The prediction has a mean pLDDT of 76. The RNA shown here (c-di-GMP-I-GGC riboswitch aptamer) has 79 nucleotides and comes from Desulforapulum autotrophicum. It was read from a public genome assembly, where an Rfam model found it. Its Rfam family is "c-di-GMP-I-GGC riboswitch aptamer". Clan: c-di-GMP_I riboswitch clan.
RNA sequence: GCGCAUGAUGCCAAACCAGGGGUAACCCUGGGACGGAAAGCCACGGGUCCUUAGCCAAAGGACAGCCGGGUUGCCUCAC
Numbered sequence: 001g002c003g004c005a006u007g008a009u010g011c012c013a014a015a016c017c018a019g020g021g022g023u024a025a026c027c028c029u030g031g032g033a034c035g036g037a038a039a040g041c042c043a044c045g046g047g048u049c050c051u052u053a054g055c056c057a058a059a060g061g062a063c064a065g066c067c068g069g070g071u072u073g074c075c076u077c078a079c
Base pairs, nucleotide, nucleotide: 001079003077007075011036012035016031017030018029019028020027021026034065040071041070042069044068045067046066047063048062049061050060051059
């Protein structure tokens, strides 16, 4: 440099439960593990969802654990 196959003395943590925040999608903390090799980070393109009035449009917002893209990057092992 490359493959991302193997593994954990490790890392993250879905559903669900408790407390808190938000109109809501959803988020935070603790418990808990369905899974993950970028399940680290960025709403740039598409997508899904929400908006106290929310059918359509517009606008604003949520999801990085929906797909693509960008960016950074750990240990063991093989070549």